[in-house]
Context: one part of a larger RNA
RNA sequence: GGACGAACGCUGGCGGCGUGCUUAACACAUGCAAGUCGAGCGGAGAUGUAGAUAAGCUUGCUUAGAUACAUUUUAGCGGCGGACGGGUGAGUAACACGUGGGUAAUCUGGCCUUUAGAGGGGGAUAACACAGAGAAAUCUGUGCUAAUACCGCAUAACACUGAUAGGUUGCAUAACAUAUCAGUCAAAGGAGAAAUCUGCUAAAGGAUGAGCCCGCGGCCCAUUAGCUAGUUGGUGGGGUAAAGGCCUACCAAGGCGACGAUGGGUAGCCGACCUGAGAGGGUGAUCGGCCACAUUGGGACUGAGACACGGCCCAGACUCCUACGGGAGGCAGCAGUGGGGAAUAUUGCACAAUGGGGGAAACCCUGAUGCAGCAACGCCGCGUGAGUGAAGAAGGCCUUCGGGUUGUAAAGCUCUGUCUUUGGGGAAGAAAAUGACGGUACCCAAGGAGGAAGCCACGGCUAACUACGUGCCAGCAGCCGCGGUAAUACGUAGGUGGCGAGCGUUGUCC
Numbered sequence: 001g002g003a004c005g006a007a008c009g010c011u012g013g014c015g016g017c018g019u020g021c022u023u024a025a026c027a028c029a030u031g032c033a034a035g036u037c038g039a040g041c042g043g044a045g046a047u048g049u050a051g052a053u054a055a056g057c058u059u060g061c062u063u064a065g066a067u068a069c070a071u072u073u074u075a076g077c078g079g080c081g082g083a084c085g086g087g088u089g090a091g092u093a094a095c096a097c098g099u100g101g102g103u104a105a106u107c108u109g110g111c112c113u114u115u116a117g118a119g120g121g122g123g124a125u126a127a128c129a130c131a132g133a134g135a136a137a138u139c140u141g142u143g144c145u146a147a148u149a150c151c152g153c154a155u156a157a158c159a160c161u162g163a164u165a166g167g168u169u170g171c172a173u174a175a176c177a178u179a180u181c182a183g184u185c186a187a188a189g190g191a192g193a194a195a196u197c198u199g200c201u202a203a204a205g206g207a208u209g210a211g212c213c214c215g216c217g218g219c220c221c222a223u224u225a226g227c228u229a230g231u232u233g234g235u236g237g238g239g240u241a242a243a244g245g246c247c248u249a250c251c252a253a254g255g256c257g258a259c260g261a262u263g264g265g266u267a268g269c270c271g272a273c274c275u276g277a278g279a280g281g282g283u284g285a286u287c288g289g290c291c292a293c294a295u296u297g298g299g300a301c302u303g304a305g306a307c308a309c310g311g312c313c314c315a316g317a318c319u320c321c322u323a324c325g326g327g328a329g330g331c332a333g334c335a336g337u338g339g340g341g342a343a344u345a346u347u348g349c350a351c352a353a354u355g356g357g358g359g360a361a362a363c364c365c366u367g368a369u370g371c372a373g374c375a376a377c378g379c380c381g382c383g384u385g386a387g388u389g390a391a392g393a394a395g396g397c398c399u400u401c402g403g404g405u406u407g408u409a410a411a412g413c414u415c416u417g418u419c420u421u422u423g424g425g426g427a428a429g430a431a432a433a434u435g436a437c438g439g440u441a442c443c444c445a446a447g448g449a450g451g452a453a454g455c456c457a458c459g460g461c462u463a464a465c466u467a468c469g470u471g472c473c474a475g476c477a478g479c480c481g482c483g484g485u486a487a488u489a490c491g492u493a494g495g496u497g498g499c500g501a502g503c504g505u506u507g508u509c510c
Base pairs, nucleotide, nucleotide: 001510002509003508004507006506007505008504009503010502013382014381015380016379017378018377019375020374021340026338027337028336030335031334032333035080036079037078040077041076043074044073045072046071047070048069049068050067053064054063055062056061057060087293088292089291097217098216099215100214101213102212103211106210107209111206112205113204114203115202116201117200119153121151122150128143129142130141131140132139133138159184160183161182162181163180164179165178167176168175169174189198190197191196219265220264221263226256227255228254231253232252233251234250235249236248237247238246268290269289270288271287272283273282274281275280295316296315297314298313299312318329319328320327321326346372348371349370350369354368355366356365357364358363385415386414387413388412395406396405397404398403419451420447421446422445423444424443425442429437454499455498456497457496458495459480460479461478465494466493467492468491469490475482476481
């Protein structure tokens, strides 16, 4: 000098764009943050229309109402989604990350392309009703019922398993394609007047996403020198989508290490960011990619995908309810509270846009997101007036008392209207409709210099000097050093210098 997610002191007009718990991965009141589909299903409720039938009688009306149809709402079963999006960085020195490869060792819902198919049956169960237990959470029994829920049968291959034959290729196991034979496995409907659309099953390919393996690369300590028994390898078996001590039985005795094993400390990694001429050094906030975690520890279930932040089970700590028998909870989602701290914001608006989930759609949900609010926290831009004006006014300060300086500075005169104030108009963002932002941005008119300047320094380094006060006191200070009676170094005043809505200090990095 530059930089900052900064803080502190003094000061503070506006706008645009960003940024905002770095500390306690501390504890959390309250609200919201993941639902959706009635075009899968049976019910239940509501409304409307028609209305068998019954009752009342004012004999053509009123009331009740089985049933049918239409519209609508939805607890439950069922489907898809809750594995995305959002948060945090505790752990992790590791194939976690980066980069380059491998997978002849693999999976992939939804999407796209293609081929073929969907025949015929069955038994349940929630809802509901009844009965019961319990303070509650919730649960039990009996009975009834549906499906795109569940289960057999049929059919079926280029699918899977096994056998045989020869072929091609390669990277060792082998891979690929062909032929023959045997065995095994499937399905669901819905909407519509229909056409048709949509969904379902099997198979092949693609795309996307993911798993696993390997080469190389990136912290400190040797005042850590030896470490290792599933350890290293083999065989058989198991397990997985998949190779593998991943697991297991047996066998062998290996494996790693001064090219730093093992141990300890610290730490999420990267694109990037800061600095620097570069080499390098430092950092890993915001934004993007990957990883890990979700009160602590463990476990699996479901599923294409999780060992699952707002799912389940167990154990621990904590908090809450309780009729003491037993239950409920998890903000490192968005706001917000307490606490910690030098320190970090609103319990806001909207789904209008972009994107996501569900749905045929209408649409619903979305604290993702878009916006607004707060904060000079940062960067950038603008303003606080312009011109003229010497009696060099008054006042202040200094003075050798002549004057000098503040100083064209002010006043005065002539103007301007950025920002501002008031009034009026008023968007784009939205493909047909739909705008939170927002009566915002912007435009027009009018008013009036009116409402808008401070902070630090002035001994040398280092731009900028005098007076008074103080008297090694009070104090200053980054270093050298100032202060003990004329202090340009302390305090105040005038003046000056620097920067300017900021200025200075502190901290950290280069």
This is a predicted structure of a 510-nucleotide part of an RNA (small-subunit ribosomal RNA, 5' domain) from an uncultured bacterium.
The RNAcentral record of the full RNA draws on ENA.
Its Rfam family is "Bacterial small subunit ribosomal RNA". Rfam links the family to the GO terms ribosome and structural constituent of ribosome.